[in-house]
A computed fold for a 362-nucleotide part of an RNA from a Deltaproteobacteria bacterium, annotated as large-subunit ribosomal RNA, domain IV. Its mean pLDDT, the model's own confidence on a scale to 100, is 87. The RNAcentral record of the full RNA draws on ENA.
Context: one part of a larger RNA
RNA sequence: CUCUGGUUAAGGAACUCAGCAUAAUGACACCGUAACUUCGGAAGAAGGUGUGUCAUGGUCUGUGAGAGGAUUUACUCCUGGAGCAGAUCAUGAUCGCAGAGAAAUGGGGGUGGCGACUGUUUACUAAAAACACAGGAGUCUGCUAAGUCGAAAGACGAUGUAUAGGCUCUGACGCCUGCCCGGUGCUGGAAGGUUAAGGGGAUUCGUCAUGCUGUAGCAAUACGGUAGAAGCGUUGAACCGAAGCCCCAGUAAACGGCGGCCGUAACUAUAACGGUCCUAAGGUAGCGAAAUUCCUUGUCGGGUAAGUUCCGACCUGCACGAAUGGCGUAACGACUUCCCCGCUGUCUCAACCAGGGACUCA
Numbered sequence: 001c002u003c004u005g006g007u008u009a010a011g012g013a014a015c016u017c018a019g020c021a022u023a024a025u026g027a028c029a030c031c032g033u034a035a036c037u038u039c040g041g042a043a044g045a046a047g048g049u050g051u052g053u054c055a056u057g058g059u060c061u062g063u064g065a066g067a068g069g070a071u072u073u074a075c076u077c078c079u080g081g082a083g084c085a086g087a088u089c090a091u092g093a094u095c096g097c098a099g100a101g102a103a104a105u106g107g108g109g110g111u112g113g114c115g116a117c118u119g120u121u122u123a124c125u126a127a128a129a130a131c132a133c134a135g136g137a138g139u140c141u142g143c144u145a146a147g148u149c150g151a152a153a154g155a156c157g158a159u160g161u162a163u164a165g166g167c168u169c170u171g172a173c174g175c176c177u178g179c180c181c182g183g184u185g186c187u188g189g190a191a192g193g194u195u196a197a198g199g200g201g202a203u204u205c206g207u208c209a210u211g212c213u214g215u216a217g218c219a220a221u222a223c224g225g226u227a228g229a230a231g232c233g234u235u236g237a238a239c240c241g242a243a244g245c246c247c248c249a250g251u252a253a254a255c256g257g258c259g260g261c262c263g264u265a266a267c268u269a270u271a272a273c274g275g276u277c278c279u280a281a282g283g284u285a286g287c288g289a290a291a292u293u294c295c296u297u298g299u300c301g302g303g304u305a306a307g308u309u310c311c312g313a314c315c316u317g318c319a320c321g322a323a324u325g326g327c328g329u330a331a332c333g334a335c336u337u338c339c340c341c342g343c344u345g346u347c348u349c350a351a352c353c354a355g356g357g358a359c360u361c362a
Base pairs, nucleotide, nucleotide: 001357002356003355004354005353006352007351008350010348011347014346019343027051028050029049030048031047036041038172052094053093054092055091056090057089058088059087060086061085062084063083067079068078069077070076071074095099107341108340109339110338112336113335114333115332119131120130135170136169137168138167139166140165141164147156148155149154173328174327175326176325178258179257180256183255184254185251186250187249188248189247192246193245194244198240199239205233206232207231210227211226212225213224214223215222216221259277260276261275262274263273286320287317298314299313300312301311302310
């Protein structure tokens, strides 16, 4: 120096991201116990007092001796209460620094945020405000159900049957959940437009019997040119032709969205009011510098001697807002913010003690 343990004057969070870590509290009995509340809680709230040993006495509980009485004479019944044991109370006395004498064994209070709660989770850096949850809602499914696994057979769903099952969102409870269907999605509709394979076969072209014709040849014939039926092949127009799409409606606890400029009141300021443009509709209730506020340490109030945090307001919401839920909320939380009491070597500021290690020497 380092690790583990112990003690510490005065102060007592001045430490620090943060009281992290210590210390403190602690058992049992009694007294006493606030706001708030879903009346269950909060609550062991908080805050106090007592606790050893000995003696005496009381009360209660258990057991029930000797004794007495009765008769139906029995391992009977009744009265009675000694002694012993346990609990507890009172009074007195007594010892120690200390009586829950050791060990084990809650620190407490106030105020916000988030999540209702108990639960679950990143086995090995995250336990949470994340997940789940009861409750709410939407949607699909009539049973050979929907859905899922599987080329299929088959199985699960379910030996269930819409008070059932699948999927999605929200997340106890209380008060509520506004406007928009133009876009996307979904559902329904079927008149018209578009439209595949397929049907259809107009047309075009190739080949070619044969006809005409040129050159050579006496001729047979050879080599060319041109027209070209049927057949075979090629091309493939009109027309017919489903769903879908276009189209017409509905639907937002479907995905989602929820404006701008200008003027105006007898101080000023502001604008209940008016004008105008755009939109599918222009953000309602509630909340708001918020786990959301950039400017920002906004402004005012509270708390401190002093407060970028905190609490209460204001509203100028860069960029809250209603089941992607909004706002409250008792209880709960190894969650998180701020404050207070107690307590302390966290600190001012360090010291000493014990043991282990390092180190030096042998």